Background
Transfer RNA from an Anaerolineae bacterium, 73 nucleotides, folded computationally. Its Rfam family is "tRNA". About the family: Transfer RNA (tRNA) molecules are approximately 80 nucleotides in length. By type it is a transfer RNA. The RNAcentral record of the sequence draws on ENA.
């Protein structure tokens, strides 16, 4: 220098063919317990890496940028 892949909640990851952004863990509150842990219930948490484009509509399609991993030279 060229190529491929990844980037979504605090963490790990889903979201099928473009049509309501979710789960587990963690966190807050409550129940249970002599207390803690475990267990159960519930609540909150999102500029889907960043900037544009296409579309009635984008996490998803297109372009560029950034970061990381791998391959080639």
């Nucleotide at each position: 220098g060229g190529g491929u892949c990844a980037u979504u909640a605090g963490c790990u990851c889903a979201a099928u063919u473009g049509g309501c952004a979710g789960a587990g863990c963690a966190a807050g509150c409550g129940c249970c317990u002599c207390u803690u842990a475990a267990g159960c219930g519930u609540u909150a948490g999102g500029u889907u890496a960043c900037a544009g484009g296409u579309u009635c509509g984008a996490g998803c399609c297109c372009u560029g940028u950034a970061u990381g991993a791998c391959c080639c030279a």
NCBI's taxonomy places the organism under Bacteria, Bacillati, Chloroflexota, Anaerolineae.